[in-house]
RNA sequence: UCCUUAUCAAGAUGGGUGGAGGGAUACGGCCCUGUGAAGCCCGGCAGCCUGCGCGGCAACGUGCAAGGUGCCAAUUCCGGCAGAGCGAUCUGCGAGAUAAGGG
Numbered sequence: 001u002c003c004u005u006a007u008c009a010a011g012a013u014g015g016g017u018g019g020a021g022g023g024a025u026a027c028g029g030c031c032c033u034g035u036g037a038a039g040c041c042c043g044g045c046a047g048c049c050u051g052c053g054c055g056g057c058a059a060c061g062u063g064c065a066a067g068g069u070g071c072c073a074a075u076u077c078c079g080g081c082a083g084a085g086c087g088a089u090c091u092g093c094g095a096g097a098u099a100a101g102g103g
Base pairs, nucleotide, nucleotide: 001103002102003101004100005099006098007097008096014042015041016040017039021032022031023030027079028078029077043072044071045070048068049067050065051064052063053062054061055060076095080093081092082091083090084089
């Protein structure tokens, strides 16, 4: 970097350091930020993998842990395409992110 599968309306509002940006990317919007952004350390959360317990022939379900990742403002902050609906809205697809597996 590409492919496959799954998930994306839950959860984590803290402390230290730092000193101006940040919300994935481009654009547009709308926001956060000196009452302190990003980054780093501590802390926290528990969707995926993993471990353990319980139920089950199994598939799997469920609870706990926090080892591998990930995450800790706003639905993935909002946006594109198609369909249904008077409408609010809903469904599918696309895009993106993350995990597991593979080339």
Annotation: Predicted 3D model of a 103-nucleotide RNA (SAM riboswitch aptamer (S box leader)) from a bacterium. Its Rfam family is "SAM riboswitch aptamer (S box leader)". Its family is annotated with regulation of gene expression in the Gene Ontology. The prediction has a mean pLDDT of 78. Of the family's consensus pairs, 97% are formed in the model.